[in-house]
RNA sequence: UCUUUAUCAAGAGCAGGUGGAGGGACAAGCCCUAUGAAACCCGGCAACCGGUCGAUUUGUCGACACGGUGCUAAUUCUUGCAGCUAUAAAGCUGAGAGAUAAGGA
Numbered sequence: 001u002c003u004u005u006a007u008c009a010a011g012a013g014c015a016g017g018u019g020g021a022g023g024g025a026c027a028a029g030c031c032c033u034a035u036g037a038a039a040c041c042c043g044g045c046a047a048c049c050g051g052u053c054g055a056u057u058u059g060u061c062g063a064c065a066c067g068g069u070g071c072u073a074a075u076u077c078u079u080g081c082a083g084c085u086a087u088a089a090a091g092c093u094g095a096g097a098g099a100u101a102a103g104g105a
Base pairs, nucleotide, nucleotide: 001105002104003103004102005101006100007099008098013042016041017040018039022032023031024030026080027079028078029077043072044071045070048068049067050066051064052063053062054061055060076097081094082093083092084091085090
């Protein structure tokens, strides 16, 4: 880098520390930000993989959160392609794109 499977409507610091201007993948929109962005540390959330324990109809299920990740504004912030409903505004469904985990090349 490509690919397979699963998940993406919940949850997590409205005065934690350092840091100083940017950030929300891309484009458009719309937002967040000196009442301080990114990043790092600490804290927290979740429970995908491993681990431990319990149950089991042996498929799996549950608990813990110890190890490996991940996440911690807004539905993956909305739309980006197709279909359906509707006079319209708009709404719904699926795909695509993206993100994460585990496996494969």